[in-house]
A computed fold for a 415-nucleotide RNA from Falsarthrobacter nasiphocae, annotated as Bacterial RNase P class A. The RNAcentral record of the sequence draws on ENA. The gene name in the source record is rnpB.
RNA sequence: CGGGGCGCGAGGACGAUCGCGUCGCCGGGGCCCACGGCUCCAGGCGUCGAGGAAAGUCCGGGCUCCACAGAGCGCGAUGGUGGGUAACGCCCACUCGGGGAAACCCGCAGGCCAGUGCCACAGAAAGCAGACCGCCAGCGUGUGCGAGAGUUUUGCUCAUUGUCGCAAAGCAUCACAGCGCAGGUAAGGGUGAAACGGUGGUGUAAGAGACCACCAGCGCCCGGGGUGACCCGGGCGGCUCGGUAAACCCCAUUGGGAGCAAGGUCAUACAGGGUGCGUUUGAGGGCUGCUCGCCCGAUGCAUCCGGGUGGACCGCUAGACCCGCUCGGCAACGAGCGGGCGAGAUAGAUGAUCGUCACCGCGCACCGGGCAACCGCGCGCGGCACAGAACCCGGCUUACAUCGCGCCCCGUCCC
Numbered sequence: 001c002g003g004g005g006c007g008c009g010a011g012g013a014c015g016a017u018c019g020c021g022u023c024g025c026c027g028g029g030g031c032c033c034a035c036g037g038c039u040c041c042a043g044g045c046g047u048c049g050a051g052g053a054a055a056g057u058c059c060g061g062g063c064u065c066c067a068c069a070g071a072g073c074g075c076g077a078u079g080g081u082g083g084g085u086a087a088c089g090c091c092c093a094c095u096c097g098g099g100g101a102a103a104c105c106c107g108c109a110g111g112c113c114a115g116u117g118c119c120a121c122a123g124a125a126a127g128c129a130g131a132c133c134g135c136c137a138g139c140g141u142g143u144g145c146g147a148g149a150g151u152u153u154u155g156c157u158c159a160u161u162g163u164c165g166c167a168a169a170g171c172a173u174c175a176c177a178g179c180g181c182a183g184g185u186a187a188g189g190g191u192g193a194a195a196c197g198g199u200g201g202u203g204u205a206a207g208a209g210a211c212c213a214c215c216a217g218c219g220c221c222c223g224g225g226g227u228g229a230c231c232c233g234g235g236c237g238g239c240u241c242g243g244u245a246a247a248c249c250c251c252a253u254u255g256g257g258a259g260c261a262a263g264g265u266c267a268u269a270c271a272g273g274g275u276g277c278g279u280u281u282g283a284g285g286g287c288u289g290c291u292c293g294c295c296c297g298a299u300g301c302a303u304c305c306g307g308g309u310g311g312a313c314c315g316c317u318a319g320a321c322c323c324g325c326u327c328g329g330c331a332a333c334g335a336g337c338g339g340g341c342g343a344g345a346u347a348g349a350u351g352a353u354c355g356u357c358a359c360c361g362c363g364c365a366c367c368g369g370g371c372a373a374c375c376g377c378g379c380g381c382g383g384c385a386c387a388g389a390a391c392c393c394g395g396c397u398u399a400c401a402u403c404g405c406g407c408c409c410c411g412u413c414c415c
Base pairs, nucleotide, nucleotide: 001411002410003409004408005407006406007405008404009403010402012357013356014355015354016353017352018351020049021048023046024045025044026043027041028040029039030038031037032036051386055397056396058395059394060393061392062391063259064258065257066256070292071291072290073289075255076254077253078252079251080094081093082092083091084090095109096107097106098105099104110250111249115248116247117244118243119242132189133188134185135184136183138181139180140179141178146174147173150171151170152169153168154167155166156165197215198214199213200212201211202210216240218237219236220235221234222233223232224231225230263314264313265312266311272305273304274303275302276301277300284296285295286294287293321340322339323338324337325336326335327334328333359383360382361381362380363379364378367376368375369374
C1' cells in the first nucleotide's frame, strides 16, 4: 500500500422568527370547613421532551385477573459440555463436525443395538442381498481358420508301379476365437447420492480378509490430561453388521391460562319481560383441551328478547435502571464505592420557514498551486440513510446513504 475478517461509535451542527406537550412557579377569577384547600383560565418565566433499531410480535420475564390453586394425561418447547442471568430458544468459553490458505464463520450437535417407516429412477442387487458385462476350469458343438503331417481317397509327374514329391478333399489331433449346458467367483468394469472397508502382497483354475503387513473404523482392556463434553498413547480381536430422527418415535430437561383493549376506583343513566332447571339428596358455573380434585352457589344459575351508559381518574414510569472508578473472572458477568433522575401522550405532542456550516456526488468560466493530468480551506449545482414511544424490562431477527476508530489474517514493496 492492497485485499479479507471481527468489533465499536456517529448518523447532523449553529443562529433567527413563529408554533407544540408534561410538570413547577408567578398572575387573574370562582367556591369552601377560609394563615389553607379545591377548581377554572388568557398571559409570562423556567425544566424536560422518541430509537439503535421505537420495527417484527419471535422468545423470556415483571405486573394484573381467573383463583385459595393441586395432580395426572394429552399437547408443546429445548437438545454437545461447563458457566452467566430474574429467566430464556439468549450471552460467554470450550469440545466435536463442516467451510475457508488464514484471521474467522456455520451447525435441530442426545439416541437407528427399543420399535415402525423411507432410500424414487438407474442398477444384478439398496439390508442381511446380489450376478448385467466380465474372469476361470469342465462337458458338448464346431461354421471359420491356423499348425504339424497321423490316416484314408483321388488326381498329377516319372520308365515300371510302387515309393518319394505336389495338390485337393474327408476324418482325427492340438491350439485360438465363437456358441450352448451346468458350475466357481465378487477381485476388474458398469449403474447410482450411496454397493457390505483401503493400499500392497501371499495364495488360487480364476478370485476373495481365505491369509499376512500397514492404515481407518468398531468392540474390550490399560495408562495419561481435563470439572466435563472429549483428547493423546499402548495392547488384544472378530474382520467391518449402510444412510435418514428440521421421518414417526425413544430419552433428558421444561411449560397453568389470558393479557394494559390486563385490571381497579368514581360518576352518570336506565326498563324491564319470557323460558328452563333448581333450592343443600347441589341445578348451574369456574379453573386452556380431558380426567380427578377443589371452589362459587339459593331474593340462585343458565338462556332469549329489549333498554341505558360507554365519561373522568388510577394503572402510567425511581427501575432485575443509567454513568464512572476499583477488585475478581480468559470471558459473559459479578461485588464494592461514588454520582444521576432522562417523554408519559389519549385522535394521540417536539413542527414550519430562512440563513450559514459539516458530509457526499457532479462540474470548472474566475482565483491559488502545478508542465500537464489534476488538486484546493476557490466557485456553481444537487443530495443528505432506516425510520415515531403508548405498561415496562432482558434478548433475538429484520432495515440502514455516508463517515470514523480499534484489533486480527494474507499478499506486495521499502528501511
The coordinates come from a structure-prediction model, not an experiment, and the mean pLDDT is 76.